[in-house]
RNA sequence: GCAUUGGUGGUUCAGUGGUGGAAUGCUCGCUUGCCACGCUGGAGGCCCGGGUCCAAUUCCCGGCCAAUGCA
Numbered sequence: 001g002c003a004u005u006g007g008u009g010g011u012u013c014a015g016u017g018g019u020g021g022a023a024u025g026c027u028c029g030c031u032u033g034c035c036a037c038g039c040u041g042g043a044g045g046c047c048c049g050g051g052u053c054c055a056a057u058u059c060c061c062g063g064c065c066a067a068u069g070c071a
Stems, first nucleotide, its partner, number of pairs: 001070007010024004018054001026042002029039002047063005
């Protein structure tokens, strides 16, 4: 330099053109004499820019970052 794959809560991962889910973590409350465990509620996210579309996290283009392969 070229190609491919990926980028989603703090972390690890799903997901699909019609308003995004789990685990873990954080936190309010309940439980307990206290802690832990357990139960319940809550907050927290689609890498950036543009395009297509009635509608884009999803499709397309460019950029950035990471990994892999080739040179």

Overview:
A computed fold for a 71-nucleotide RNA from Danio rerio, annotated as transfer RNA. Lineage of the source: Eukaryota > Deuterostomia > Craniata > Teleostomi > Danio. It matches the Rfam family "tRNA". Gene Ontology term of the family: triplet codon-amino acid adaptor activity. About the family: Transfer RNA (tRNA) molecules are approximately 80 nucleotides in length. By type it is a transfer RNA.